Context: one part of a larger RNA
This record gives sequence, structure tokens and C1' cells, in this order.
RNA sequence: GGAUGAACGCUGGCGGCGUGUUUUAGGCAUGCAAGUCGAACGAACCAAUGUAGCAAUAUGUUGGUAAGUGGCAAACGGGUGCGUAACACAUUGGUAACCUACCCCGCAGUUCAGGACAACGAGUCGAAAGAUUCGCUAAUACUGGAUGUGGUUUCCGGAUUCUUUCCGGAACAGAAAGUCGUAAGACGCUGUGGGAGGGGCCUAUGGUCCAUCAGGUAGUUGGUAGGGUAAUGGCCUACCAAGCCGAUGACGGAUAGCGGGCGUGAGAGCGCGACCCGCCUCACUGGGACUGAGACACUGCCCAGACUUCUACGGAAGGCUGCAGUCGAGAAUCUUCCCCAAUGGACGAAAGUCUGAGGGAGCGACGCCGCGUGCAGGAAGAAGCCCUUCGGGGUGUAAACUGCUUUUCUUGAAGACUAACUCUGAAGGUACUCAAGGAAUAAGGGGCUGCUAACUUCGUGCCAGCAGCAGCGGUAAUACGAAGGCCCCGAGCGUUAUCC
Repeated sequence: GGAUGAACGCUGGCGGCGUGUUUUAGGCAUGCAAGUCGAACGAACCAAUGUAGCAAUAUGUUGGUAAGUGGCAAACGGGUGCGUAACACAUUGGUAACCUACCCCGCAGUUCAGGACAACGAGUCGAAAGAUUCGCUAAUACUGGAUGUGGUUUCCGGAUUCUUUCCGGAACAGAAAGUCGUAAGACGCUGUGGGAGGGGCCUAUGGUCCAUCAGGUAGUUGGUAGGGUAAUGGCCUACCAAGCCGAUGACGGAUAGCGGGCGUGAGAGCGCGACCCGCCUCACUGGGACUGAGACACUGCCCAGACUUCUACGGAAGGCUGCAGUCGAGAAUCUUCCCCAAUGGACGAAAGUCUGAGGGAGCGACGCCGCGUGCAGGAAGAAGCCCUUCGGGGUGUAAACUGCUUUUCUUGAAGACUAACUCUGAAGGUACUCAAGGAAUAAGGGGCUGCUAACUUCGUGCCAGCAGCAGCGGUAAUACGAAGGCCCCGAGCGUUAUCC
């Protein structure tokens, strides 16, 4: 000198774009953050309306409502950096050892039956949370049979990179669901091949410190057989062998998420990993599985523990490292705001619903950038203040005063783009535009001995104090304090911390 997610001191007019708990992965009141589908299903209720009936009522149609069965989603999106020195990450290959819901393309099919369980009704227990018995019922829920293109397994033949692969043939077992529509058809459903995108596993290489860590290891290293998985493998088990790693640093300890990148530097390098993007990791702490294409699952389940809340003392409920907000900690970090209009996501045939993702506004000079606080004229030069050799000099065209302008400000009027596609705008009466008013609403901070741009007077008297280093101060201090003047930067200026 540059830089910062900064903080502190003094000061503070506006706008745009960014950015904001670096500390206690400490505890959390409250609200919201994941639902959706009636065109899968039965029943209930409400409204309108039709038929039968004298009426009570019965039965139907249309629309709607909150539960229930069922489907899809909830494994995404959002947050965090505790753990992790590891195939966690980055790059390179491999998978002849693998999986993939929704989406796209191709082929084939969509047949016949059955029994339940919620809701509902009746009852019981409980303070509650909730539990339980009996009875009824539907389905794209569940179960059985048929068929079998293709596929799986086994066998046979051939090909082959010599194998766990590919091609052909035979045998065996194994599918399905309907809804809407007058219809056409649309959306689905089942089997299978391919694709796209996504993921699992393996491999080589790379990136911290300590040797005052030198030996480490029994599922340990390998084999055989089996289990397990979508899949390879001591991943697990039994048996057999005695191996395996290590100064090219094993093992142990400390620290740490990794990368794209960011800061600095001429570069080499050094330091860092906030915001944004990719990957990993965690979800009160520890463990576990269930469901599912996918989880060992942030706002799912079970167990244990700590903590908090309710309780009729028998038992129950909870998990902000989502968005706001609160207490605490700290030098220190924001609103319990608006909207789904746009982008994107889930569900739905659609209308649409949901979406603290996202879009916006608010707060903070926290950063960067831009603008302003007026412009011109105006005395050999007012006053005040300062210095003085008392002659004068400085502040200084500075002010006053005269003329002008209106960025900004105030008031009024008008008023968007963003909506590629009919409708639809939170932001927003915002941006922008026009008119009127009036210099009006707006300057400070640090420094002045040398390094280092900028000097005098007074006060003080090794005191009070200053200070980045050298050093100043003990009676004329350009170094302390004040005043005047001057220098630097300017809505900022200094200080502290850290990196180059």
C1' cells in the first nucleotide's frame, strides 16, 4: 500500500447494487415453513331442485364442505459445519459386479373370481393423550385362478476379447384397474426392451502439522463354503493357512468439511474457503429398523438418556443447525413485514390449492459505486479572532451585498415496464415525467519533530501528558494541553484485529 461477513471512537444528506450471529451444533414462548387429488372409493352433512305422498317421510339429480379408505408427493426444496485426514472431496478411469419412481421411444397385454378393514352404528375404559369389543360397507386397497409377447432360473448348441459376456433352442414358475366421456377418445394399469436424467460401488493420483507418536494389527491378511445386498467385497459367519501395514512415515496425537474459487503479489508463491455454485455431513444426545423406486428419513416411527411442559399422580406431550422472533453468550450481526404477480417445485384431466423455495419491502455508512451540501460577481481588503519588529501581516473573495441556478428538498399533478400467451402486479401510487416554491434541507474526521504533506502564540515545567519506531516534557516545548493558521481525506475519517 491492498484486503475484510469486521468491531470501536467522533461524525452523518440522498440513491443504486450487494451484504449482515465469524461467539454457545447453548436453551427456546408464539405464528407460519408439505401438501394435493371427489375425473380411485363408500358413507355423512349443507344448499338448490325433481318424483311419489294429505302429511310425516321415502327416493333421485346438481353443486359444495371437513374427516376416513386409496394414490402421488413428503428422500426435493431450505438450514448447519458438530463430526470427518476419509475414496469425504477434486481429477482420471472402471462396473463383463449394479439400481433407478415420475418423463420419452418401441413391443405385447389389460381376463375370471373372492374375502376383508377404516369411515359409520352400538358399547366399554381413561383426567387427558388415546385405547378397546361387537356389527355393516366400497374401491385404482388386499387375495386367488387363467393367459404369457418378452423377461428370470436351469439345461443344450454356437459365437467370443476366453469370461460371471453375447446369440439361438427347450423346460419350469410368474401380470393387470379402472375413471371420465353420448361417442370418438383421453388419462391410467400390467409385462418387457431401449433412452434421458439421477444414484451405488471400485480404481490411480492430489491437497495439514507433530518422530518430544516407531512399531501397529486376530476379522487382523489371504483362501474355501455359506449368508447378506440392487451389486463387488471379512460386509457378516464357520473352517483352514499365517499373514498384512510401516522412515516413500504405518500406528498415535493435534487441527480441519472438500472443491469451483477469494485476498495479495510483477510472478513464483503465501494466506483464506463469508456470500454464490457442486459434493459431503448432521438434524436435542446415542442406537435401531419400518415404509418406499429412493431414507436408516430436519418439521415420520421405536428404544434409551438429558432437558422442558401438562397431569385427576395412574400417565402423557415436545425437539427452530427452516422464516421471523426471544433469552443467554459476545467487541459484534436485522422485521414475530408483503405476495404467490413472476421463476421454480408438489398434487390435479383441468379450474386450482399449497409453497418463510422464491420474488419483494424494512433495519444497519457493513462494503462498493454514483450524486449533493450551490454558481458568478464582490475591498489593496469590514467586524471578530490570531500573530506582530506596533509599521503591519494572516484568516480572505472568505463574509456581508448583487445577480443566477434548482441536482437535492417540499408541495401538487400524471404514472409504468416487469404479463413471450386470454386472465393475473406483492413490489407500488414505487421508478420515471411535468409544474410550483425557495440557497433553500445537508460537513466532518484525523494530522502538522523526523520517517511524512502541513507552524506560530499561550499554558504547563521529567508534572500533567504524548508515543507506530526513533523519542518528546526537568521555565522561551513547531513532539504535552488550548487557540489561530496550515496539510490530508471527505459522508466519511481515524483506531484496533487479521492476511498478503